[in-house]
Context: one part of a larger RNA
RNA sequence: UGACGGGGGCCCGCACAAGCGGAGGAGCAUGUGGUUUAAUUCGAUGAUACGCGAGGAACCUUACCCAGACUCAAAUGGGGGCCGGCAGGCGCGGAGACGCGCCCUCCCUCCGGGGCGGCCUUCAAGGUGCUGCAUGGUUGUCGUCAGCUCGUGCCGUGAGGUGUCAGGUUAAGUCCUAUAACGAGCGCAACCCCUACGUCCAGUUGCCAGCGGGUCGAGCCGGGGACUCUGGACGGACUGCCGGCGCAAGCCGAGAGGAAGGCGGGGAUGACGUCAAAUCAGCACGGCCCUUACGUCUGGGGCGACACACGUGCUACAAUGGCCGGUACAAAGAGACGCGAUACCGCGAGGUGGAGCAAAACUCAUAAAGCCGGUCUCAGUUCAGAUUGGAGUCUGCAAUUCGACUCCAUGAAGGCGGAAUUACUAGUAAUCGCGAAUCAGCAUGUCGCGGUGAAUACGUUCCCGGGGUUUGCACU
Repeated sequence: UGACGGGGGCCCGCACAAGCGGAGGAGCAUGUGGUUUAAUUCGAUGAUACGCGAGGAACCUUACCCAGACUCAAAUGGGGGCCGGCAGGCGCGGAGACGCGCCCUCCCUCCGGGGCGGCCUUCAAGGUGCUGCAUGGUUGUCGUCAGCUCGUGCCGUGAGGUGUCAGGUUAAGUCCUAUAACGAGCGCAACCCCUACGUCCAGUUGCCAGCGGGUCGAGCCGGGGACUCUGGACGGACUGCCGGCGCAAGCCGAGAGGAAGGCGGGGAUGACGUCAAAUCAGCACGGCCCUUACGUCUGGGGCGACACACGUGCUACAAUGGCCGGUACAAAGAGACGCGAUACCGCGAGGUGGAGCAAAACUCAUAAAGCCGGUCUCAGUUCAGAUUGGAGUCUGCAAUUCGACUCCAUGAAGGCGGAAUUACUAGUAAUCGCGAAUCAGCAUGUCGCGGUGAAUACGUUCCCGGGGUUUGCACU
């Protein structure tokens, strides 16, 4: 100087408390450990691994296993040589990869050759093999915490200190005052995006107040730019004004005005560094290793196993509910190898057919919870839906291992969950549905979107994490 303390003092954070909903018990989904296996490919492992890499394992993917094959090789480039019976097509064997056989006049030419394809040879190959403790790049975490430093000066023999401390203040090393310090840099804040209000401009594919036409109905038509909306520019919030406190910075006020008030809400943005943190399997790359194999191709299997253990979720245990009928209101997206209206067929998944739409135009597409009415009456039930049997639909070469969905039947556990534990402070939690990426097919996961919409915070003693300061110290 730091680090540490079951030392002190100050201050923060859903850290506790106050609330609300979960998880821990059940069934299932999914990841992991373990075990098993020919293989169950590899990585991630306290916080910071475990619905994580994987934003989609039937084949492929695929890296693993078994079996069968190839050896300049599956791909690309350079040099040399040869071939045009090469390539390709057909046939046979085979699970295929592949092997064997048959057929078959490459094109241009100035006749030197060139182009194209193939073969041989040679130089480069190839490796998801090892090392993340040789690395780049990227990432997690402390932490969006308020810190981390430098120049000159000053102090100290020196390590170093000062500045950065103190008194206030702030979300903030934010600002003010004081001051052997004076300045500066990286961080903070602001500049960027979305959202909340308004003005101007623009008016189709969106809109329809007034005028006219028109319909069973409908912006349907003429038309209009008012309104909604769309999307571009600008304005708007700054403690600017008022009152109080204060030297100031700033704080307080159900103050005024305002759509919004004291950082308005959300996002992007992550300082010096820490964990030899993660990744050689995204990619790149040093070194090491394999080279008729640790490379490459193919068929099949496995990654999906199952006595168990854990994490993350979904669905429930019901009446604030289940079922039936009627009826209302979104946002954000996607679409041509696509989205696919209407119509018809099917109880249904879906099928036939195909209008329209590269989409503010057409389609996906009925939002659901809600509201109105009916029924069930506390029961393992008209709760719950696991499991199993049967019959089907769709995708795809192919659903046996191992897809999703539909219908009929079956109707398991489950009575609100021990110790212990978790998220959340407002349009949040809770609850309800909708969309997208990946994708032939497959979503309880992920990433988004809107609908309905709470409770509580006395307070900082305690638990956890963090920032100053001071003290102790057997550590540096």

Predicted 3D model of a 476-nucleotide part of an RNA (small-subunit ribosomal RNA, 3' major domain) from an uncultured bacterium. Its mean pLDDT, the model's own confidence on a scale to 100, is 83. Its Rfam family is "Bacterial small subunit ribosomal RNA". Rfam links the family to the GO terms structural constituent of ribosome and ribosome.